[in-house]
RNA sequence: GCCGCCGUAGCUUAGUCGGUAGAGCGCGCGGCUGUUAACCGCGUGGUCCCCCGUUCGAGCCGGGGCGGCGGCGCCA
Numbered sequence: 001g002c003c004g005c006c007g008u009a010g011c012u013u014a015g016u017c018g019g020u021a022g023a024g025c026g027c028g029c030g031g032c033u034g035u036u037a038a039c040c041g042c043g044u045g046g047u048c049c050c051c052c053g054u055u056c057g058a059g060c061c062g063g064g065g066c067g068g069c070g071g072c073g074c075c076a
Stems, first nucleotide, its partner, number of pairs: 001072007010025004019056001026044006049065005
């Protein structure tokens, strides 16, 4: 340098045909319990990596960039 995959909540991640962004864990509060843990309920939390474009409307489509992983190559 080229190719492929990936980037969504604090962590791991789902997201169908473009139409209100979700789950588990965590965290907070409450229930239960002699207490803790476990369990149950409620709540909390988002620049969907960034910019531009298409569109009435973009996490999703197009272009460019950044980062991570893998493969191939180049120089010496």
The prediction has a mean pLDDT of 81. The RNA shown here (transfer RNA) has 76 nucleotides and comes from Thermococcus sp. JdFR-02. It was read from a public genome assembly. Rfam family: tRNA. It is annotated as a transfer RNA.